[in-house]
Context: one part of a larger RNA
């Protein structure tokens, strides 16, 4: 000087509490673990591993298993020799491959030969998702957006070291302002960036229509440029003002005005440093290690198994609800290998069909929720939908292993979940539908939109994390 204490003092934080809605019970999805398998590929393991990497394993992927096949090799650079590329058709094979065949003779030349592809030899050599993340870069989690971490001189102390950073006050904050053997600064905090929430300028098309006119009644058309909204530029919020508290400070409490009030809401930003934290399978690499194989191709299988445990999640046990029919209101986004309208056909998944649209123009697109009505009467039910028979749709070379979607049948277990445990303070929580990446098909996952729209917070004794300052230590 730290650590560390079932020591203290202060002080935060959905940590406790107060509330509100879950988890653990049931089905299913989904990932571990374990088991099993010819293989069930590999990593990731308290918090910070398990709807994690994987933003999408029928073949591909794909690294794993079985069989068949290649050896300078699918890929890269030099050498040598033939041929332009490329192209058609057959035959064996499960394909990889082999084996015959057809067209084709190109482009630049100093006519040796060159460019580009091919193919066959030779060897330096390619090539490993082989091992070490504890050899490593690079990335990236976590304490933690917590307020902290240090530095230059000085000064104190033999020294390690201290001091500043401590002490009063205040703060989301080492944020500010007092004091002060300290003065001063760096890297954090704040600000400077985007977004949101108010206005005003500028612009008016594909987007709006107050008024005027016409209308097929659709902003549809003539028109408008006021409103929406778009997108660029500015305005504006600074404890600036007014009162109280305070120490004449810094702040703090309450008020005015204001679309907004005290960091306005979100975001994006992650200091020194921890965890030999995680990644050699994104990428790079240093060592080891394998070269007819630990390298390469291929088909088929596996990664989808299933007495079991366990995470995360969806659906539901109903009546603030379930059906049926009427009827409104949204945002963010995607679209030329795409999005596909109007019409037609089918109970429907879908199919015909063919405008338009490289988009504020077309379309995907019907928002559910809500609201008006009618039925159902607490029942394993008109709940709830799992299974499992049966017929079909899609996409794809191909849906057996192993896709999703319809339509008829069937109708399991749940009637609110032990001990335990999570998540949220406000347009949040619950609760309702959209959408986009990934993707030929394949989300109850992720990653975004909006839509209704809530309770509760006395406090800080306790639990858990974290900050400061100060004791004690047989710890380093």
């Nucleotide at each position: 000087u730290g650590a560390c204490g079932g020591g203290g003092g202060c002080c935060c934080g959905c940590a406790c509490a107060a509330g509100c809605g879950g988890u653990g019970g049931a089905g299913c999805a989904u990932g571990u673990g374990g088991u099993u398998u010819a293989a069930u590929u590999c990593g990731a393991u308290g918090c910070a591993a398990c709807g994690c990497g994987a933003a999408g394993a029928a073949c591909c992927u794909u690294a794993c298993c079985a069989g068949c096949c290649c050896u300078u090799g699918a890929c890269a650079u030099c050498c040598u020799c033939g041929g332009a590329a490329g192209u058609u058709u057959c035959c064996a094979g499960a394909g990889a491959u082999g084996g015959a065949u057809u067209c084709g003779u190109g482009c630049c030349u100093u006519c040796g030969g060159g460019a580009a592809c091919c193919g066959a030899g030779u060897g330096a050599c390619a090539g490993g998702u082989g091992c070490u993340g504890c050899a490593u870069g690079g990335c990236u989690g976590u304490c933690g957006u917590c307020a902290g971490c240090u530095c230059g001189u000085g000064u104190c102390g033999u020294g390690a070291g201290a001091u500043g950073u401590u002490g009063g006050g205040u703060u989301a904050a080492g944020u500010c302002c007092c004091g002060u053997a300290a003065c001063g600064a760096g890297c954090g905090c704040a600000a400077c960036c985007c977004u949101u929430a108010u206005c005003c300028u500028u612009a008016g098309u594909u987007g709006c229509c107050a008024g005027c006119g016409a209308u097929u009644c659709g902003g549809u058309c003539g028109g408008g440029a006021a409103c929406u909204c778009u997108a660029a530029g500015g305005a504006g919020a600074c404890u600036g003002c007014c009162g109280g508290u305070g120490a004449c400070a810094a702040a703090c409490c309450g008020g005015a005005g204001g679309a907004a009030g005290g960091u306005g809401g979100g975001g994006a930003u992650g200091a020194c440093g921890u965890c030999a934290a995680g990644u050699c399978a994104u990428c790079a690499u240093g060592g080891c290690c394998c070269u007819u194989a630990u390298g390469g191709g291929c088909u088929g299988g596996g990664c989808u198994a299933c007495a079991c445990a366990c995470g995360u999640g969806c659906u539901a046990c109903a009546a603030u609800g379930g059906u049926c029919g009427g009827u409104a209101c949204a945002g963010a986004g995607g679209g030329u290998u795409g999005c596909c309208a109007a019409c037609c056909c089918g109970c429907g998944a879908g199919g015909g069909g063919g405008a338009g649209c490289u988009a504020a123009u077309c379309u995907c697109a019907g928002a559910a929720a809500a609201c008006c009505g009618g039925u159902c009467g607490u029942a394993g039910u008109c709940c709830g939908g799992a299974u499992u028979g049966g017929a079909g749709u899609c996409u794809g070379c191909a849906a057996c292993u192993c896709g999703a979607c319809u339509c008829c049948a069937u109708g399991a277990a749940g009637u609110c979940g032990g001990a335990a445990u999570c998540g949220c303070u406000a347009g949040u929580a619950a609760u309702c539908g959209c959408g986009a990446a990934u993707c030929a098909g394949a989300a109850u996952g992720u990653c975004g939109c909006g839509g209704u729209g809530a309770a509760u917070a006395c406090g800080u004794u306790c639990c858990c994390g974290g900050g400061c300052c100060u004791u004690g230590u047989a710890c380093a």
The part of an RNA shown here (small-subunit ribosomal RNA, 3' major domain) has 476 nucleotides and comes from Endothiovibrio diazotrophicus. The coordinates come from a structure-prediction model, not an experiment, and the mean pLDDT is 84.